Background:
The RNA shown here (Bacterial large signal recognition particle RNA) has 265 nucleotides and comes from Tepidanaerobacter syntrophicus. The coordinates come from a structure-prediction model, not an experiment, and the mean pLDDT is 75. Taxonomically the source falls in Tepidanaerobacter (Bacteria, Bacillota, Thermosediminibacterales, Tepidanaerobacteraceae). It is recorded under the gene name ffs. Of the family's consensus pairs, 92% are formed in the model. The RNAcentral record of the sequence draws on ENA and Rfam. It matches the Rfam family "Bacterial large signal recognition particle RNA". Its family is annotated with signal recognition particle, plasma membrane targeting and SRP-dependent cotranslational protein targeting to membrane, signal sequence recognition in the Gene Ontology. The family is grouped with related families in Rfam's "SRP clan".
[in-house]
RNA sequence: CCGUGCUAGGCGGGGAGGUAGCGGUGCCCUGUACCCACAAUCCGCUAUAGUGGGGUCGAAUUCCCUCCAGAGGUCUUUUCCCUGUGAGGACUGACUUUGGUAAGUGGUGACGAUAAUCGGGUCCUGCGCAAUGAAAACUUUCGAACCCCGUCAGGUCCGGGAGGAAGCAGCGGUAAGGAAGCCCUUUCAUGUGCCGCGGGGGAGCCUGAUUGGAGCUAACUGCCAUCGUAACGCUCGGAGGGUCAGAUCGACGGAGGGUGCACGG
Numbered sequence: 001c002c003g004u005g006c007u008a009g010g011c012g013g014g015g016a017g018g019u020a021g022c023g024g025u026g027c028c029c030u031g032u033a034c035c036c037a038c039a040a041u042c043c044g045c046u047a048u049a050g051u052g053g054g055g056u057c058g059a060a061u062u063c064c065c066u067c068c069a070g071a072g073g074u075c076u077u078u079u080c081c082c083u084g085u086g087a088g089g090a091c092u093g094a095c096u097u098u099g100g101u102a103a104g105u106g107g108u109g110a111c112g113a114u115a116a117u118c119g120g121g122u123c124c125u126g127c128g129c130a131a132u133g134a135a136a137a138c139u140u141u142c143g144a145a146c147c148c149c150g151u152c153a154g155g156u157c158c159g160g161g162a163g164g165a166a167g168c169a170g171c172g173g174u175a176a177g178g179a180a181g182c183c184c185u186u187u188c189a190u191g192u193g194c195c196g197c198g199g200g201g202g203a204g205c206c207u208g209a210u211u212g213g214a215g216c217u218a219a220c221u222g223c224c225a226u227c228g229u230a231a232c233g234c235u236c237g238g239a240g241g242g243u244c245a246g247a248u249c250g251a252c253g254g255a256g257g258g259u260g261c262a263c264g265g
Stems, first nucleotide, its partner, number of pairs: 001265006009057003012030004020046005034054005063258006072249005080242004085237004091233001093232001094229002098225004103221003106217003115211008123200006129193002131190006138181005148173004156165003
């Protein structure tokens, strides 16, 4: 160096979960990779950490070690963001109430502001006048089958007669009462009056006169303070999602290195 037969070992690996721990079953990643039995109220094992049975390859493209790379997973109050949720009212945000201020806008003011003094009104009370309304009175008219008046035709009654009596209808009048008028009279009332006279009151408001000469007002904006609200912003708590960062495990893949025994030539 060649050949034959073996052996170690390989025939997938990894993450989370679970577990005292390890591996497996189930999930996920990688990506192609012998078979059968077992197993989540689990199964098997114990640091040489699936067990049992069978098959095949076999010292290298396949095994072992180191490094690179990195799919994917996990953890972390690790940056910031988003969406729900609970609370607060210190933020002097936002909205809102009230008061103040007078920088700006507006209104008003030399046709005289604010202010001061004097007077009047508004207010209360008494009286008068007027107005309106009601009632009475007054005037006119209507107004009683009989039980109101007068006159009482006819008829009736009394009487010998002269004469007398009661009296219906009609006509005339009137009472209670009704209606109308109401110039004048009386009484009462009033959401009445550009009315009059007297007394009181004087805070505010309106107004006249005088003094004097430039402000006054606070509607809007601004500013200050203040009562509140909690939709939003803000702050704090907690939940979920995303993102940045850190930590950790790590498949496929790539690079380098290593790897046994026996016999024969």